[in-house]
Molecule: transfer RNA
Organism: Synechococcus sp. MIT S9504
RNA sequence: GCGCUUGUAGCUCAGCGGAUUAGAGCAUCUGACUACGGAUCAGAGGGUCGGGAGUUCGAAUCUCUCCAGGCGCGC
Numbered sequence: 001g002c003g004c005u006u007g008u009a010g011c012u013c014a015g016c017g018g019a020u021u022a023g024a025g026c027a028u029c030u031g032a033c034u035a036c037g038g039a040u041c042a043g044a045g046g047g048u049c050g051g052g053a054g055u056u057c058g059a060a061u062c063u064c065u066c067c068a069g070g071c072g073c074g075c
Stems, first nucleotide, its partner, number of pairs: 001073007010026004028044005050066005
């Protein structure tokens, strides 16, 4: 340099045949329970999907570009 692949909540991930209102588990916070804590139960907060642009009535999803990680090939 070329090709492939990954990037979604604090962490691990699902969703990637375009339209449910962006989700799950763990973690965090609040409450119940308890003498206190843990466990358990109930509830809440937390994202504009790596950045930007484009296509579309509509994009996490398709296209282009840039950034970061991984794998392979070549000089």